The prediction has a mean pLDDT of 81. Transfer RNA from a Thermoplasmatota archaeon, 73 nucleotides, folded computationally. The RNAcentral record of the sequence draws on ENA and MGnify. Lineage of the source: Archaea > Methanobacteriati > Thermoplasmatota. Rfam family: tRNA. By type it is a transfer RNA. Rfam links the family to the GO term triplet codon-amino acid adaptor activity.
RNA sequence: GGGUCCGUGGGGUAGCUUGGUAUCCUUGGUGGUUUGGGACCACUCGACCUCGGUUCAAAUCCGAGCGGACCCA
Numbered sequence: 001g002g003g004u005c006c007g008u009g010g011g012g013u014a015g016c017u018u019g020g021u022a023u024c025c026u027u028g029g030u031g032g033u034u035u036g037g038g039a040c041c042a043c044u045c046g047a048c049c050u051c052g053g054u055u056c057a058a059a060u061c062c063g064a065g066c067g068g069a070c071c072c073a
Stems, first nucleotide, its partner, number of pairs: 001072007010026003020056001028044005049065005
């Protein structure tokens, strides 16, 4: 230098192909239960790597960039 794949809450993960409410687990918070704690139950907070384009509408499609993994040279 070229190619392929990946980037989503504090951690992990589904959704992308086929555009339309962002899923689940864990962690955290509050409440219930308990003499207290643990466990359990209920509720709740929290995310689409950046910029631009297409579209009524983009996590999803397109382009560029950034970061990571692998391969070729």